[in-house]
RNA sequence: CUCUGGAGAGAGCGGUUGAAUCCGCCGCCGAAGGGGCACGAAGCGUCCAGCUUCCAAACUCUCAGGCAAAAGGACAGAG
Numbered sequence: 001c002u003c004u005g006g007a008g009a010g011a012g013c014g015g016u017u018g019a020a021u022c023c024g025c026c027g028c029c030g031a032a033g034g035g036g037c038a039c040g041a042a043g044c045g046u047c048c049a050g051c052u053u054c055c056a057a058a059c060u061c062u063c064a065g066g067c068a069a070a071a072g073g074a075c076a077g078a079g
Stems, first nucleotide, its partner, number of pairs: 001079005010026001012025004027067003033063001034061003040054005
C1' cells in the first nucleotide's frame, strides 16, 4: 500500500428544510488526529524535603472529528 472485519453517540429543535452545507440553540460519543498524567530516568538542591525536564495507553480531556445510510474509523487478520 491492497483486500476483509471494525464500535460508540439526536435522520435533535428553529430558519418554507429529506441528507449535506449555512445561521441560531441545546443534548451526546471516542477508535482519525491532537492535549494531559504514572512507573521510571536525568538534573538542581542544604543531595533532606522539594523543584524542573524527558516519558505510555484502548486511561483521561473533548480542541478537532463524529452522532440514519454513505464516507471515515483506532485496532485485527491476510497479501